[in-house]
Context: one part of a larger RNA
Molecule: small-subunit ribosomal RNA, 3' major domain
Organism: uncultured bacterium
RNA sequence: UGACGGGGGCCCGCACAAGCGGUGGAGCAUGUGGUUUAAUUCGACGCAACACGAAGAACCUUACCAGGACUUGACAUCCGAUUAAAGACUCUAGAGAUAGAGGGAUAGUUAUAGUCGAGACAGGUGGUGCAUGGUUGUCGUCAGCUCGUGUCGUGAGAUGUUUGGUUAAGUCCAGCAACGAGCGCAACCCUUGUUCUCAGUUACCAUCAUUAAGUUGGGGACUCUGAGAAGACUGCCGAUGUAAAUCGGGGGAAGGUAGGGAUGACGUCAAAUCAUCAUGCCCCUUACGUCCUGGGCUACACACGUGCUACAAUGGACGGUACAAAGAGAAGCAAGACAGUGAUGUGGAGCAAACCUCAAAAAGCCGUUCUCAGUUCGGAUUGAAGUCUGCAACUCGACUUCAUGAAGCCGGAAUCGCUAGUAAUCGCGAAUCAGCAAAGUCGCGGUGAAUACGUUCCCGGGCCUUGACA
Repeated sequence: UGACGGGGGCCCGCACAAGCGGUGGAGCAUGUGGUUUAAUUCGACGCAACACGAAGAACCUUACCAGGACUUGACAUCCGAUUAAAGACUCUAGAGAUAGAGGGAUAGUUAUAGUCGAGACAGGUGGUGCAUGGUUGUCGUCAGCUCGUGUCGUGAGAUGUUUGGUUAAGUCCAGCAACGAGCGCAACCCUUGUUCUCAGUUACCAUCAUUAAGUUGGGGACUCUGAGAAGACUGCCGAUGUAAAUCGGGGGAAGGUAGGGAUGACGUCAAAUCAUCAUGCCCCUUACGUCCUGGGCUACACACGUGCUACAAUGGACGGUACAAAGAGAAGCAAGACAGUGAUGUGGAGCAAACCUCAAAAAGCCGUUCUCAGUUCGGAUUGAAGUCUGCAACUCGACUUCAUGAAGCCGGAAUCGCUAGUAAUCGCGAAUCAGCAAAGUCGCGGUGAAUACGUUCCCGGGCCUUGACA
């Protein structure tokens, strides 16, 4: 000096406590282990792997397996010879890759392409993340980590950074052999909340007309949109205090960091990634490279994680009726109309969109019914018939209708999330995407709680101190 202690002191955090809702039991979805397999490609493994890479595995993807093929190669640069514009397209054989034939073609030459030959080379999702760059996780948005000069110490080092207050904060104040400074904190950025100014179309409609309808004339008030300003600073008052500041109050849309986001110090874990990419070295080179068909990644005695749906009456079913936000749209979104019980089909108005469309918001409210049952709860599973996408739904897609109607009556030990527009609950959208295994992820709004005495204890962290240890 450091890390450690079932040492001490002080202080934080949904850490406990106080509450609300879950997981663990059931069925299904999904990931992982294991087992199986020709292959079930690879990576990720306490927190910090396991709805993770994957924001889309039928073929492709695809890296795996079986079989069929190629060897200067699917891709790049270069040499020689030779042919032809290259081809599209058609036929034959084949599972296809491919092989053969036809066809086409213009005058030119280059580019370009094919064939043959020679090698230099290409190629590798092969190995090493313990050779690396870059990127990322984590402690942790925790309040820390350091430097210069000075001083002290033989020195390693110390001091500053400790102490007393205070703060979300090494935040600030007081004091002090220290005085200053840097990276962090905070602020500057985006967004939500209030007002004002400017601007009114595709948005809006108070007044005046008008209509089935902001539909039309009109209006520039309101809403809204989007550009610029204002606004919050412990600024004001009181109390306490040396001060910093704390507590209360006024005013205010907002009050003490106003809410949310972005932002992640020095470093730690030889943490993760050679399969995004890049890259040293090693390895393969008629194969560990390349092309193709089919299969596999979807297997299934089982175990675990993460979710969805339930077990019902605060509910199920039927009818009526209301109110969002944020998005997406041209190889696209697709109204109305017609056909179908329905998935959907026919057709195609309008719309590169504040204009048109997806689009029905759902929970809610009003009425009727069921009357506590394994039920009119629950919907797994299975049978039949269909719809759509696509070359193709057997392995292995989603959806619809009819029939079927399993487990499940609130879940052991244990364990997780959350402090306010939060939890819980309700629906809507998007990316990826032909389609979709999305119940995932990322967003959006609707309804909207309970509880916090407190810091003894569990977990993690910060500061000071102490003990043995290195």